[in-house]
RNA sequence: GAGUUUGAUCAUGGCUCAGGAUAAACGCUGGCGGCGUGCCUAACACAUGCAAGUCGAACGUCCUGUGGUCCGCAAGGACUACAGGGAGUGGCAGACGGGUGAGGAACACGUGGGGACCUACCCCGUGGUGAGGAAUACCGGCGAGAAAUCGCCGACAAGACCGCAUAGGCUUGGCUGUUGCAAGCCAAGCAAAGCUCCCGCAAGGGGGCGCCACGGGAGGGGCUCGCGCCCGAUUAGUUGGUUGGUGGGGUAACGGCUCACCAAGACGACGAUCGGUAGCUGGUCUGAGAGGAUGAUCAGCCACACUGGGAUUGAGAACGGCCCAGACUCCUACGGGGGGCAGCAGUGAGGAAUUUUCCGCAAUGGAGGCAACUCUGACGGAGCAACGCCGCGUGCAGGAGGACGGUCUUCGGAUUGUAAACUGCUUUUCUCGGGGACGAGUACGGACGGUACCUGAGGAACAAGCCCCGGCUAACUACGUGCCAGCAGCCGCGGUAAUACGUAGGGGGCCAGCGUUGUCCGGAGUUACUGGGCGUAAAGGGCCCGCAGGCGGUGCGGCGCAUUCCCGGUUCCAGCCGGUCGCUUAACGACCGGAGCGCCGGGACGAUGGCCGGACUUGAGCCCCAGAGAGGGACACGGAACUCCGGGUGGAGCGGUGAAAUGCGUAGAGAUCCGGAAGAACACCAAAGGCGAAGGCAGUGUCCUGGCUGGGGGCUGACGCUGAGGGGCGAGAGCUAGGGGAGCGAACGGGAUUAGAUACCCCGGUAGUCCUAGCCGUAAACGAUGACCACCAGGUGUGCGAGGGAUCGACCCCUUGCGCGCCGUCGCUAACGCAGUAAGUGGUCCGCCUGGGGAGUACGGUCGCAAGAUUAAAACUCAAAGGAAUUGACGGGGACCCGCACAAGCAGCGGAGCGUGUGGUUUAAUUCGAUGCAACGCGAAGAACCUUACCAGGGGUUGACAUGUCGUCGCACCGUCCAGAGAUGGGCGUGCCCGCAAGGGACGGCGACACAGGUGCUGCAUGGCUGUCGUCAGCUCGUGCCGUGAGGUGUUGGGUUAAGUCCCGCAACGAGCGCAACCCUCAUUGCCGGUUGAAGCUGUCCGGCGAGACUGCCACGAUCAACGUGGAGGAAGGUGGGGAUGACGUCAAGUCAGCACGGCCCUGACCUCCUGGGCGACACACACGCUACAAUGGUCCAGACAACGAGUCGCCAACCCGCGAGGGGGAGCCAAUCUCAGCAAACUGGAUCUCAGUUCAGAUUGGAGGCUGCAACCCGCCUCCAUGAAGUCGGAGUUGCUAGUAACCGUGAGUCAGCACAUCACGGUGAAUACGUUCCCGGGUCUUGUACACACCGCCCGUCACACCACGAAAGUCGGCAACACCUGAAGCCGCUGGGCUAACCCAGACGGGAGGCAAGCGUCGAGGGUGGGGUCGGUGAUUGGGGUGAAGUCGUAACAAGGUAGC
Repeated sequence: GAGUUUGAUCAUGGCUCAGGAUAAACGCUGGCGGCGUGCCUAACACAUGCAAGUCGAACGUCCUGUGGUCCGCAAGGACUACAGGGAGUGGCAGACGGGUGAGGAACACGUGGGGACCUACCCCGUGGUGAGGAAUACCGGCGAGAAAUCGCCGACAAGACCGCAUAGGCUUGGCUGUUGCAAGCCAAGCAAAGCUCCCGCAAGGGGGCGCCACGGGAGGGGCUCGCGCCCGAUUAGUUGGUUGGUGGGGUAACGGCUCACCAAGACGACGAUCGGUAGCUGGUCUGAGAGGAUGAUCAGCCACACUGGGAUUGAGAACGGCCCAGACUCCUACGGGGGGCAGCAGUGAGGAAUUUUCCGCAAUGGAGGCAACUCUGACGGAGCAACGCCGCGUGCAGGAGGACGGUCUUCGGAUUGUAAACUGCUUUUCUCGGGGACGAGUACGGACGGUACCUGAGGAACAAGCCCCGGCUAACUACGUGCCAGCAGCCGCGGUAAUACGUAGGGGGCCAGCGUUGUCCGGAGUUACUGGGCGUAAAGGGCCCGCAGGCGGUGCGGCGCAUUCCCGGUUCCAGCCGGUCGCUUAACGACCGGAGCGCCGGGACGAUGGCCGGACUUGAGCCCCAGAGAGGGACACGGAACUCCGGGUGGAGCGGUGAAAUGCGUAGAGAUCCGGAAGAACACCAAAGGCGAAGGCAGUGUCCUGGCUGGGGGCUGACGCUGAGGGGCGAGAGCUAGGGGAGCGAACGGGAUUAGAUACCCCGGUAGUCCUAGCCGUAAACGAUGACCACCAGGUGUGCGAGGGAUCGACCCCUUGCGCGCCGUCGCUAACGCAGUAAGUGGUCCGCCUGGGGAGUACGGUCGCAAGAUUAAAACUCAAAGGAAUUGACGGGGACCCGCACAAGCAGCGGAGCGUGUGGUUUAAUUCGAUGCAACGCGAAGAACCUUACCAGGGGUUGACAUGUCGUCGCACCGUCCAGAGAUGGGCGUGCCCGCAAGGGACGGCGACACAGGUGCUGCAUGGCUGUCGUCAGCUCGUGCCGUGAGGUGUUGGGUUAAGUCCCGCAACGAGCGCAACCCUCAUUGCCGGUUGAAGCUGUCCGGCGAGACUGCCACGAUCAACGUGGAGGAAGGUGGGGAUGACGUCAAGUCAGCACGGCCCUGACCUCCUGGGCGACACACACGCUACAAUGGUCCAGACAACGAGUCGCCAACCCGCGAGGGGGAGCCAAUCUCAGCAAACUGGAUCUCAGUUCAGAUUGGAGGCUGCAACCCGCCUCCAUGAAGUCGGAGUUGCUAGUAACCGUGAGUCAGCACAUCACGGUGAAUACGUUCCCGGGUCUUGUACACACCGCCCGUCACACCACGAAAGUCGGCAACACCUGAAGCCGCUGGGCUAACCCAGACGGGAGGCAAGCGUCGAGGGUGGGGUCGGUGAUUGGGGUGAAGUCGUAACAAGGUAGC
């Protein structure tokens, strides 16, 4: 920096990504070289080899070889020289080098100091090195043993060991001396080793290496101190040698290091003790830095060496030494022995994982040695591993018909792509050949190595992969798949068109690597020192007091602690930074320089803080006067009301609710009057009011008492602020004990409500509420706002003071102080809002926060009688949770308004029969679609065949239909005959056009190929069209303005309208789509024209063109605006009636079956043809209609008046036949002419029927006919005769309609061969009612709430059931760790003893004794072991508890809108 909470927004906040790094591992891939690196796990166990020896110039020997001398006849022996080898005595080394990181939170480490110490080898200096003695290993003999190894006896050497001598030195002691050291004096004690070379006959001399004593140095080491150094307080107290002193012991040395005695201290909230974790550092990684993380390789230090303990030797102590114990392992003759790779290789095991049982001492370094030299798995090299870093290569140039192939395609092409082929060139690398190092200093000596490097030849030759392509994030298409398979870092992809899965093509990135996983830092300002926050997002402690701590007013003087600066020291090497140089470059390396925050020492300055001294008054406090107040405690008193008790009156109800009931009442309630009792609370005053730190405080009086305010002076002299722990106070509920108990009232009982009702409502009612004493200690203890101080516009109200003006005055006005409120500028804030009572600007101190859930839970601790409080996690899980504001939607929120929405009316539907549609059922099929309003007389303006898409059966396969090509035929067409249910097949007759012909064409049949065809799927891929909200009045834009932004404003407001219609106002001004108007029609009229219309003028009628209506006029109301009300005139009056016209959008609304169209599917079938059937079924249910139930009627007779329309495949007149449907007939009419078409019907007049299932009603059924049609069986319509069903006005509920409307009445048309109770039109007759907007439904505007936004058909809670996961508890059980008590107690040091043993010295002359020593014994300590009771941590545990997650499970409806009882 980005992604991710939302419809969108801002802020908060977490999660995630892009970067760098890595001792890495894994997957795919892999050409070369250089330089590095390579068991992070089991400090698990280890076979085998090697890793520390060396010195013969310390010593005595043995063996082998070659000599010499002597003896010997010889064998051989003795002596001796040289070379080599063995073990031993002795010396030095083995304490270094190498490994590892277990332990250890410590003076272990880092850094800087200190001084009471040691120091082999090395260096410097001084002095010395004389004279003796006794042993012993090896060896020899004997013996034990399997072995390891050991015992006894005997002999012998030394630079091994021991006395002695010497001592200006050293050590110890004493004396003197000094403040104390020093210095001086005295006494005692204390050394040594030789070997070798040269000269020399020798004596002797000289040299080298050693040795002894002392002094000093260098380097190394021991000890000690200041400071620094992880987590946990759910570890708060720890400590008995503990802290100190005196004295003794001990050590190289200080020291409780140890012991005795004495004192009672020592450490700790600045975190002791305990627990956990960890080697520390230079450095390394990251980061702008500050920081964070880390401690492989290299370097310094520490610790460890199978585990634990111990000493010995030594200058120094133990990886490849010793002793003991333990575990493990090996050998064994079972008696007993051996061993320790965390050295180099290597093995097993563990593990995701880490190499050769290599070469060499040539170099560097180390040990020993005079040296030669020996040893050296230190080291130098090589090997293995892309493990890392660095470098190089896999070719370069040309080459377009842009080849082939692949992929995509809109079929044109595009792309792969100059890429390839092909042509020319080069040779790093590679292969072969030749030469051949540096590293080695003057000299011998090279593991690496025939390597690096140089050179010749050959030949593009042998050398490219991995990841990704939805966004973040660079890179897109096709196919496959179809919530499958799979992907995924986060958001999320996949349910038939997937740039997200798999594959391919193409593309992007990196490149001998590329990805993944793990880990660290970064991004993360997400622990905030740099650099965050706390009103509502997580977060102010309920409030006060106050110890420690932190911070602190104004002058003066001093100090110089902090602070700043300067100088010096230190800060190993490496590393880092800069430069130069060396490997061809780089990595890497060499050299030079620099930096290095820190610490130490010295110095400067004297501001600020600090300390010391002394002062001041403004902070703070005290005194005086005055004042207000439900501040607190105790006691006393008062009236009203409720209830109860007694009495009187009275007589049937009362009470309660939405309505009721339970309850009370004739044993007298309720009501009313009188009297009495008891408890609790204090109406009015009363308020934005007052007081208190908060909780909280209210009748009146008295007493005691805290705080506050104002005024004026005086006093003290910084005495202050905050406040972790701590202490106190602390509503309600609750608890303990004792009282009290009127009213109210958890629990509980009853009555209702309800599907239920463990609730809401009602009747009762116990704890409790009250008092006293004591606990509890919580709260939405809230201003969700810690305390204190200062500063920063105003306005207004109120409580309590003070001063002033004015006044008769307490009224009023002005100023000022302290409180309590409101508004508001700046400023702040994410916004809301806050705004002198800050959430502004600063300061000081405290508390608290760090994603949601789990959880304020578990465990542990503390407190509590209990309830519980407080402190307070983790596993696991989610990609969010949450704040403010915005736009919508919604509300059993509000306001206003509208609509046949209700109401008021009229006629219906719902009941009956029938018709039609639908569901359901049935069926071979009952084709398909439409499904709340907005499907259901809908698509269908008309299913007997056809239609037809369905079913059964029978056929066809370039097809019933289109276009194109090729071949062939002329059978085409028409008519007719046969078979067949028909499709179809067969037979007979016959061709047309152009052309002389050949041949061609049209048409048709057959064959072949491209293709046709599909009412098959997807209306959730679509176009188009349509429905609906809704003819509702709305929906938007530009510019400006407001807001961080979503967005708002405009469009809201006041009026008005049918209307976002208009007017006024207004940070808006305009505009668009809608509204209205423009269009059609009806009503009046003028003019013109007029056939078929009018008998005739006028008029009617038809057509065309005009006029007319605009709130224009008047009155009233109104803002004198829109507009409204009334009136005049007028045929018509306030949009005159009706129609057409449907904004932005909503419903993934409807339609792939009207049409079109993407994709998918079928192709001898999901296509097509035919016959028959079905779409017409029928227990039922619903919807829309028709006809009725009758007298406002039926029937019969008579009589009157329409309009819109239609008609040549047609309408059909007159006339004739038939009861009738109809038939015959044919005039007229292409229609203002003729016809349908008669009397149109209701209606009017008359007659009859007389309330009845009827002279109502007509279903159903029987019979007989008519018409259409190829054909009326399934399945048409009509007529006549007969039959005469249900039905007597319709439950809950529900529909239409506000005027020429409803209702009633008929007429026509479309479709159509025929079929109309449907639909669309037409006229005739012609009402009733509207108080009104409370309610139902729908809609509009504003406002409000919201946890909704697929938007209330929303969201969402808890139990239960099931599955899985992690956790707690649990009778127990198993184990780890540390401590304590007691027992036992190895090795060993120390102490005592030491009767056994005993070479050096002494006495002495001994077969002896002494000194000293050793064994052995005893004791203290002591690893380990045992026993015991506890502590602590962990594993496991029947069962159990809650928690989390999971697909559409169950029960309810708690919350979100007044969520239907406001919520918490």

A computed fold for a 1464-nucleotide RNA from an uncultured Ktedonobacterales bacterium, annotated as small-subunit ribosomal RNA. Rfam family: Bacterial small subunit ribosomal RNA. The coordinates come from a structure-prediction model, not an experiment, and the mean pLDDT is 85.